[in-house]
């Protein structure tokens, strides 16, 4: 130096052809119990690495950089 695959709540992760982000752990409340833990229900919490670009409309397409894992010189 080149290629390929990756970045999404505090962790993990799904999003398949553009139409506004499910789910699990974990936190918070309520219940249940003598209490505590399981358990059950309920809430908060992410404009998706950073900038620009196409659209009406972008996590999703396109360009440029960051980081992190691989090949190959």
């Nucleotide at each position: 130096g080149c290629c390929u695959u990756u970045a999404u709540g505090g962790c993990c992760a799904a999003g398949u052809u553009g139409g506004u982000a499910a789910g699990g752990c974990a936190u918070c409340g309520c219940a249940c119990u003598a209490g505590u833990a399981a358990u059950g229900c309920g809430g908060a919490g992410a404009u998706c690495c950073u900038c620009g670009g196409u659209u009406c409309a972008a996590a999703u397409c396109c360009g440029a950089g960051u980081g992190a894992a691989g090949g190959c010189a």
About this RNA:
The prediction has a mean pLDDT of 81. Predicted 3D model of a 73-nucleotide RNA (transfer RNA) from Ambrosiozyma monospora. Its Rfam family is "tRNA". The family's RNA type in Rfam is transfer RNA. Gene Ontology term of the family: triplet codon-amino acid adaptor activity. Taxonomically the source falls in Ambrosiozyma (Eukaryota, Dikarya, Ascomycota, Saccharomycotina).